[in-house]
RNA sequence: UUGCGAAAAAGGCAAACCUCUCGAAAGGGUGGGACGCAAAGCCUCCGGUGCCGUUUUUGCGGGAUAGCGGGGUUGCCCAA
Numbered sequence: 001u002u003g004c005g006a007a008a009a010a011g012g013c014a015a016a017c018c019u020c021u022c023g024a025a026a027g028g029g030u031g032g033g034a035c036g037c038a039a040a041g042c043c044u045c046c047g048g049u050g051c052c053g054u055u056u057u058u059g060c061g062g063g064a065u066a067g068c069g070g071g072g073u074u075g076c077c078c079a080a
Stems, first nucleotide, its partner, number of pairs: 001080003005077001012037002017032002020029003035067001041073003045070003048065002051062004
């Protein structure tokens, strides 16, 4: 540097659901819990999907989702 990451090891994250909590909402956080994940680390740049506002709405503005996809960036192990 590359990889349809097959097998292994060390460790990591944690869906649904439940508790408490923040938010107008989409949703977020804590603890429990594991469906899964090789970037399920980080970043809203592009598209998508939810939410809110707006007398023009096939628009504009704000906000959410990084576990919807793409992109950017950093990185463990293994293999070549």